[in-house]
RNA sequence: CGAGAUGAUCGGACGGUCGCGCGCUCCAUCGGGGAAACCCGUCGAUAGCGUGAGGAAAGUCCGAGCUCCGCGACGCAGGGUAGCGGGUAACGCCCGUCCGCCGUGAGGCGAGGACCAGUGCCACAGAGACGAGCCGGCAGAUCGGGCAACCGGUCGGGCCGGGUGAAACGCGGCAAACUCUACCUGGAGCAAGGCCAAAUAGGAGGGCGCGUUCGGGACCUCGUCCCGGGCAGGGGUGCGUCGCCCCGCCCUCGGGUCGGCCGCUAGAGGCGGCAGGUGACUGCCGUCCCAGAUGGAUGACCGUCUCCGUCCCUUGGACGGGACAGAACUCGGCUUACAGGUCGUCUCGCUGG
RNA sequence: UGGGGUGUGGCCAAGCGGUAAGGCGCCUGACUCUGGAUCAGGAGAUCGAAGGUUCGAAUCCUUCCGCCCCAGCCA
Numbered sequence: 001c002g003a004g005a006u007g008a009u010c011g012g013a014c015g016g017u018c019g020c021g022c023g024c025u026c027c028a029u030c031g032g033g034g035a036a037a038c039c040c041g042u043c044g045a046u047a048g049c050g051u052g053a054g055g056a057a058a059g060u061c062c063g064a065g066c067u068c069c070g071c072g073a074c075g076c077a078g079g080g081u082a083g084c085g086g087g088u089a090a091c092g093c094c095c096g097u098c099c100g101c102c103g104u105g106a107g108g109c110g111a112g113g114a115c116c117a118g119u120g121c122c123a124c125a126g127a128g129a130c131g132a133g134c135c136g137g138c139a140g141a142u143c144g145g146g147c148a149a150c151c152g153g154u155c156g157g158g159c160c161g162g163g164u165g166a167a168a169c170g171c172g173g174c175a176a177a178c179u180c181u182a183c184c185u186g187g188a189g190c191a192a193g194g195c196c197a198a199a200u201a202g203g204a205g206g207g208c209g210c211g212u213u214c215g216g217g218a219c220c221u222c223g224u225c226c227c228g229g230g231c232a233g234g235g236g237u238g239c240g241u242c243g244c245c246c247c248g249c250c251c252u253c254g255g256g257u258c259g260g261c262c263g264c265u266a267g268a269g270g271c272g273g274c275a276g277g278u279g280a281c282u283g284c285c286g287u288c289c290c291a292g293a294u295g296g297a298u299g300a301c302c303g304u305c306u307c308c309g310u311c312c313c314u315u316g317g318a319c320g321g322g323a324c325a326g327a328a329c330u331c332g333g334c335u336u337a338c339a340g341g342u343c344g345u346c347u348c349g350c351u352g353g
Numbered sequence: 354u355g356g357g358g359u360g361u362g363g364c365c366a367a368g369c370g371g372u373a374a375g376g377c378g379c380c381u382g383a384c385u386c387u388g389g390a391u392c393a394g395g396a397g398a399u400c401g402a403a404g405g406u407u408c409g410a411a412u413c414c415u416u417c418c419g420c421c422c423c424a425g426c427c428a
Base pairs, nucleotide, nucleotide: 001349002348003347004346005345006344007343008342009341010340012305013304014303015302016301017300018299020052021051022050023049024048025047030041031040032039033038054324058335059334061333062332063331064330065329066189067188068187069186078185079184080183081182082181083097084096085095086094087093098112099110100109101108102107113180114179118178119177120174121173122172130170134162135161136160137159138157140155141154142153143152144151145150193262194261195260196259203253204252205251206250207249208248211231212230213229214228215227216226217225218224219223233247234246235245236244269288270287271286272285273284274283275282276281306322307321308320309319310318311317312316354424355423356422357421358420359419360418363377364376365375371408379395380394381393382392383391401417402416403415404414405413
């Protein structure tokens, strides 16, 4: 100098003007909305002060907190994990290490327990894919030929070699095949859940009212009460008639719905230092407070600088652009997206000393 | 928030460990005066993407991407 490996980190900076959410000054007073609960404003001249997106807020893939359901415990089923050791609230995450594979290397990847329990699958090729026997050899038996050496056939062992294949007789290969072993695991999710609390309908209690007739029922009867139907009566509609529809009235209580409030952000929290540990991580001390909306705020413009691209002859200037994306109960991880930049450690190649 | 399905030539689709059927469409030829119909032949797929397991993956596993569907107050 070139090409890489790996870890950490930033995610435009500063100033001005205007605007938005939340909190406090400010649990008050008064006004408005609403049945209420509660909300909004007032106090303020357009008030002042504070604070306001991310490394992934995303995917919702794992693990927890929290809340409700189940009296509790154990087991089965179902689901998950898998070398060994450690970290952690926990995990399928992270760290260390062994082994295997890839890479010249720094490094990277690995669901990596058990086919000596049982079952299943193994295309093509090959004699044979798992109770093997095709070819050659080898020791043996037997038959035939030959004087003999030996040659040929049959039987037979499965000892050596061959060829096919990922795997060939070896307790073959495959469990991200069923399965077995060990360990973990109750279900649902903030639309969890809690509190306040209309109208209508239904429930409980009390008071008042209850014309006639038919049918049924309860109590031994008288009679009373209940249910259903017809007529009468009342109401829907300022009055009358007809049609249609509805019908005991009032009060109190309790449950849920509409609606409102809480849950709702101080936490396995951040930053710094010291100590322990190879490391993940842990302990102690100090310091800081860092969004809480509910059609959902976190923005727009201007100036200076910065980064990138294009153009102009240069100092320099002009124009254009600033990635991925945006909280919604909260954390720990994983995965995925991402313009451009910074820092550290390491490897390989070339050149020079 | 919870659950389920699906992605295969231009279109519709079968195949769920053994190397991708079939139909419509397209191209070429024959037949015909020409076109259609018919007949014969042919091309066209790295199975949504990436990685892994396996001798071998569209098929099994993991992670992403797209599309579709279902359920969710109380009376």